Context: one part of a larger RNA
Molecule: small-subunit ribosomal RNA, 3' major domain
Organism: uncultured Alistipes sp.
């Protein structure tokens, strides 16, 4: 100078307290250890692994296993040399990969040749092997926490100090004030986007106030920019006004105007560094190691196993509810080998027709909520696992190892030890919708979206993380 202290002092986080909801107990999905296996590829492992990489594991993917194949090789290219299209219907063997047959098969030419392709040799191949403790790039964390450092000047032999400390203040090393320091830099904060107002302008495919027209209804038509909306482009908030406190930053009012009021909401953005953190399997790359194999094609199995642990979620244990009828209201977004209205057949998934859309125009669309009825506290009309049958759809292919309908069936659970977790408002809780991946999907995962929509914070004593300053030190 760092760093630690069950030293101090200041401050601040959903840190605790205050509340509201879960998780630990049960089913099941899911991901991890373990064990088991021919393989159950491989990474990731306290916070910072464990619905993680994987935003789609039947085949492929795939790296893993067995088994059958090739060896200039599955792709991309130089150079020699040989031949010829090149591809290739069919049929034959086969698990296929391939191997065999071979019907039909070039082009330009200066006539040298060239193009393109098969073969033969070679020269580069190729490796998700190993090493993230050789690296690059990128990323978690501390932490959106207020640090982190420079130049010139001062002190000090020197490490190094001081500026950056003190008093006030902030979200903030954010400002003022003091000051042997003066400045200055990455950081903070502002420029960005998104929303909440209100404006101009532009009105189609959006809109409907007025005027007409017109229907079983209905912006359905004519019109029409007024209004919702879309879309661009300005206003608007800044302690700017007023009262208090303050030397000033500033702090404080049921203030006032105002859609918003003191950082309005949210978001993007992440200093100097730390953890030999993560990743050689995203990519790229040093070095080493394979090379008729550790490359590479195929067929089938694993990757999905299961005495048992663990974390993450989904469904519940019910009367604030289950169930049956009857009704209303979103937004983000997506759609051509598609989303698919209407109509038919089907309890049903769905199938057979079938108009309109490449889309502010068609299509894909909500649940809770509400209204009537019904069960009446039971392992029940509760809960839905798991088994049986019978079938739909995608795909070459649903055995291993899909998803969905139906009819049966009807397990565990009656709110869950010790202990944990999230959230401060349009949150938390609680309901349903869209997307990507994707042929189908094991999604309850992820990332977004509106619907309804709370409680509760006295207060820093205490636990956990942090910054500031100051003591002490058996550390560096």
């Nucleotide at each position: 100078u760092g760093a630690c202290g069950g030293g101090g002092g200041c401050c601040c986080g959903c840190a605790c307290a205050a509340g509201c909801g879960g998780a630990g107990g049960a089913a099941c999905a899911u991901g991890u250890g373990g064990u088991u296996u021919a393989a159950u590829u491989c990474g990731a492992u306290g916070a910072u692994a464990c619905g993680c990489g994987a935003g789609g594991a039947a085949c492929c993917u795939u790296a893993c296993c067995c088994g059958g194949g090739c060896u200039u090789g599955a792709a991309u290219u130089g150079c020699a040399g040989a031949g010829g299209a090149a591809a290739g219907a069919u049929c034959c063997a086969g698990a296929g990969a391939u191997g065999g047959u071979g019907a039909u098969g070039c082009c330009c030419u200066u006539c040298g040749g060239g193009g393109u392709c098969u073969c033969u040799g070679u020269g580069a191949a190729g490796g998700u092997g190993c090493u993230g403790c050789a690296u690059g790039g990128u990323u978690g964390u501390c932490g959106u926490c207020a640090g982190c450092u420079c130049g010139u000047g001062c002190c000090g032999u020197g490490a190094g100090g001081u500026g950056u400390c003190g008093g006030c203040u902030u979200a903030a090393g954010u400002g003022c004030c003091a000051u042997a320091a003066c400045g200055a830099g990455c950081g903070c904060a502002a420029c960005c986007c998104c929303u909440a107002u209100c404006u101009a302008c532009a009105g189609u495919u959006g809109c409907u106030a007025a005027c007409a027209g017109g229907u079983g209804a209905a912006g359905c038509u004519g019109a029409g920019g007024a209004c919702u909306c879309u879309g661009u482009g300005g206003a608007g908030a800044c302690u700017g006004c007023c009262g208090g406190c303050g030397c000033a930053a500033g702090c404080u009012g049921u203030g006032a105007g105002g859609a918003a009021g003191g950082c309005g909401g949210g978001g993007a953005u992440g200093a100097c560094g730390u953890c030999a953190a993560a990743u050689c399997a995203g990519c790229a790359c040093g070095g080493c190691c394979c090379u008729u194999a550790c490359g590479u094609c195929c067929g089938g199995g694993g990757c999905g196993a299961c005495a048992c642990a663990c974390g993450u979620g989904u469904u519940a244990c019910a009367a604030u509810g289950g169930c049956a009828g009857g009704u209303a209201c979103a937004g983000c977004g997506g759609g051509a080998a598609g989303c698919c209205a209407c109509c038919u057949g089907g309890c049903g998934a769905c199938a057979g027709g079938g108009a309109g859309c490449g889309g502010a125009a068609c299509c894909c669309g909500a649940a809770a909520a509400c209204c009537u009825g019904u069960c009446u506290c039971a392992g029940u009309u509760c809960g839905g696992a798991u088994u049986g049958g019978a079938g739909u759809c995608u795909g070459c292919a649903a055995c291993c190892c899909g998803a969905c309908u139906c009819c049966a069936u009807g397990a565990a659970g009656c709110u869950g030890g010790a202990u944990u977790c999230g959230c401060u408002a349009g949150u938390a809780a609680u309901c349903g919708c869209g997307c990507a991946u994707c042929a189908g999907c094991c999604a309850c995962g992820g990332c977004g979206c509106g619907g309804u929509g709370a409680a509760u914070a006295c207060g820093u004593u205490c636990c956990c993380g942090g910054g500031c300053c100051u003591u002490g030190u058996a550390c560096a």